A computed fold for a 477-nucleotide part of an RNA from an uncultured bacterium, annotated as small-subunit ribosomal RNA, 3' major domain. The RNAcentral record of the full RNA draws on ENA and SILVA. Its Rfam family is "Bacterial small subunit ribosomal RNA". Rfam links the family to the GO terms ribosome and structural constituent of ribosome.
[in-house]
Context: one part of a larger RNA
RNA sequence: UGACGGGGGCCCGCACAAGCGGUGGAGCAUGUGGUUCAAUUCGACGCAACGCGAAGAACCUUACCUGGGCUCGAAGCGCAGUGGACCGGGGUAGAAAUAUCCCUUUCUCGCAAGAGACUGCUGCGGAGGUGCUGCAUGGCUGUCGUCAGCUCGUGUCGUGAGAUGUUGGGUUAAGUCCCGCAACGAGCGCAACCCUUAUCGUUAGUUGCCACCGGGUCAUGCCGGGCACUCUAGCGAAACCGCCCCGGAUAACGGGGAGGAAGGUGGGGAUGACGUCAAGUCCUCAUGGCCUUUAUGUCCAGGGCCACACACGUGCUACAAUGGGCGGUACAAAGCGCUGCCAACCCGCGAGGGGGAGCUAAUCGCCAAAACCGUCCUCAGUUCGGAUUGCAGGCUGCAACUCGCCUGCAUGAAGCUGGAAUCGCUAGUAAUGCUAUAUCAGAAUGAUAGCGUGAAUACGUUCCCGGGCCUUGCACA
Repeated sequence: UGACGGGGGCCCGCACAAGCGGUGGAGCAUGUGGUUCAAUUCGACGCAACGCGAAGAACCUUACCUGGGCUCGAAGCGCAGUGGACCGGGGUAGAAAUAUCCCUUUCUCGCAAGAGACUGCUGCGGAGGUGCUGCAUGGCUGUCGUCAGCUCGUGUCGUGAGAUGUUGGGUUAAGUCCCGCAACGAGCGCAACCCUUAUCGUUAGUUGCCACCGGGUCAUGCCGGGCACUCUAGCGAAACCGCCCCGGAUAACGGGGAGGAAGGUGGGGAUGACGUCAAGUCCUCAUGGCCUUUAUGUCCAGGGCCACACACGUGCUACAAUGGGCGGUACAAAGCGCUGCCAACCCGCGAGGGGGAGCUAAUCGCCAAAACCGUCCUCAGUUCGGAUUGCAGGCUGCAACUCGCCUGCAUGAAGCUGGAAUCGCUAGUAAUGCUAUAUCAGAAUGAUAGCGUGAAUACGUUCCCGGGCCUUGCACA
C1' cells in the first nucleotide's frame, strides 16, 4: 500500500422486510450427471455449466461407431505430359461410393502450322486434420457491475515503500455538484450528445374520412371529389429546479405548489472505466509448438448423437366452479411473403385436399385469444386432468422402422396445491391471454419480439446476501 475481520461509522441494491405468483410433490418436454453401448461425437461445471455452443441430429448436418472404398487425395492454384468438347441420356455389378459399357454432342481464332477456352486422366510443387495444448496466443465473450470508481502531469511532504490531490463539512443516481483544504490542473469512467416512447406544430398525401359535397349498393371508402381528422415519416417545438413558497451556509441541493401531454436523470434501450477470475472458446475464425500422412486425411451405406434401475437443473400441462363444455359476438400491435403468402368457393367430422383471384405488397394474403352475452355441468378423481396405448388417416420429404409433426375414434394413468428448502417481480411491472419472426423441406412446451386484460405491497434498514466510502486491528501478500 492492499487484501481480510462472526471490528466500528455512514450509504446503496427486489438484499431483507411488506406483498403477488411460482419451483421443490404429479405427468410430459428439454438439458446435464450417472449407467449402458460397437458408438451413445465434442465442449461448458458455484454465482458467471445444466431449453448453454445448437436461430431447429430421420439422410445431410456429423465431428462418433461398424462395414465397403481412395492415396496428388473431397476442394482451390501453378507447371509439364496426354485424351476429349463440356454438358446431357441410358445399361450392367454394387448398399452406395465406385467400376465399366453404350448413345448424343465434337467449341473459338487461324489458309495452314499452331494458339486459346472448357473438361477428364497422369506426374511434380504446395495438400488435409472438428487431432493435442485456451496454462504458448490473437480476436471475441462472460463476471464483479452501469458498481462509481481507476489514474496521470507538475508541485509539496517522507531516507524510502509511498502519501497528498481522491481526505474533511454538506449534497447527489453518480469522484454529481457546492464549500473548505499544499495542492493546482488533467485523462479514462458518470452525465449529456444517439435510438425509441409520451404532447403539439409544420411539410407530404394511391393508408385514413361521409368530417363536407355528389353517385352507387342488400351491404362495404365501393366510385368521383377532398387532406379536415386518424395515421404514416421527415423537420421542428417542448422540461431547464425555468417560475412561486419553505428549509439550507446567501451555496450545492432538498420539500411543497402552479402551469403543463410530460417534473425534477419523464419511461425504456444502446453504451460496460483501470482491472479481477492462468474465467470461457485452438469445434466460428486466425495462429506458435507438438502429433498424424495408403491415415488422426477423404468418399460412401447403415447405425449412433433419440439408449434408461436412477439423480439434478430449466420449462410446459394440470390438480378445477375467478373453472370446464357448447353456441353467439367484438377489439390489436409488430412482423413476414415469388421455389413465397395464399383469398372467395367446393370436398372432408378433422388434420387436410381441390381451386385459383390478388399481391414483388400502408394496395393482396398470413390474421387473434383471453374478455363479453346466453346456456349446461354442482364439488365428484368428475363434463377436472390429459399421460399412455390400439386402430384409422393427413402433411413434408428419395426415404418417417430405429427417430418427425398433425387429425379423428377409442383408451382414459398420475395428479385434490406439493417436506426441508428455494426463485422472480416495485407499474403498464407481476400475473394472465394470444400473435409474429429467425432457424427451417418437415420438425418448439425453447429463443427473440409484439400487442390485449391488468393487480397487491414497500412500516422500515435490526437481520441474510452483494457492493461503495472513511476508520481500526492484523501472525496474510